Predicted 3D model of a 71-nucleotide RNA (transfer RNA) from a Candidatus Woesearchaeota archaeon.
RNA sequence: GCGCCGAUAGUUUAGUGGCAGAAUCAUAGCCUUCCAAGCUAUUGACCUGGGUUCGAGUCCCAGUCGGCGCA
Numbered sequence: 001g002c003g004c005c006g007a008u009a010g011u012u013u014a015g016u017g018g019c020a021g022a023a024u025c026a027u028a029g030c031c032u033u034c035c036a037a038g039c040u041a042u043u044g045a046c047c048u049g050g051g052u053u054c055g056a057g058u059c060c061c062a063g064u065c066g067g068c069g070c071a
Stems, first nucleotide, its partner, number of pairs: 001070007010024004018054001026042005047063005
């Protein structure tokens, strides 16, 4: 330098163009003599910039970062 793959809550991840979901963490409550465990509720996310589309996490282009390969 070229090619391929990936980037979504603090963390791990799901998501076939139509409300972004789960687990875990955190916080609050219930339970308990107390703690742990358990139950319930709440907060919190689409790497960046463009494009296509009525509508983009999803499709296209460029970039950044990470991984793999070739030279």
Rfam family: tRNA. Gene Ontology term of the family: triplet codon-amino acid adaptor activity. By type it is a transfer RNA. NCBI's taxonomy places the organism under Archaea, Nanobdellati, Candidatus Woesearchaeota. The prediction has a mean pLDDT of 84.